[in-house]
RNA sequence: GGCCCCAUAGCACAAUGGUAGUGCAUCUGACUCCAGAUCAGAAGGUUGUGUGUUCAAGUCAUACUGGGGUCA
Repeated sequence: GGCCCCAUAGCACAAUGGUAGUGCAUCUGACUCCAGAUCAGAAGGUUGUGUGUUCAAGUCAUACUGGGGUCA
């Protein structure tokens, strides 16, 4: 330098172009003498940054940034 893949909540990952979810973690409540475990609930997202396509984009196109792989 060429090509390919990835980027979504604190972490790990989902999501057919049509309301962004799950697990763990965190917080609150129940239970307990207290804590843990268990149960119930809650909070937490400018979907890496722009531009474009579309009635509508996490999803499609494109540029860039970061990470990984491969070839030389």

Transfer RNA from Alligator mississippiensis, 72 nucleotides, folded computationally. It matches the Rfam family "tRNA". It is annotated as a transfer RNA. The coordinates come from a structure-prediction model, not an experiment, and the mean pLDDT is 85. RNAcentral records the identical sequence in 2 taxa. The gene name in the source record is tRNA-Trp-CCA-6-1. The RNAcentral record of the sequence draws on GtRNAdb and Rfam.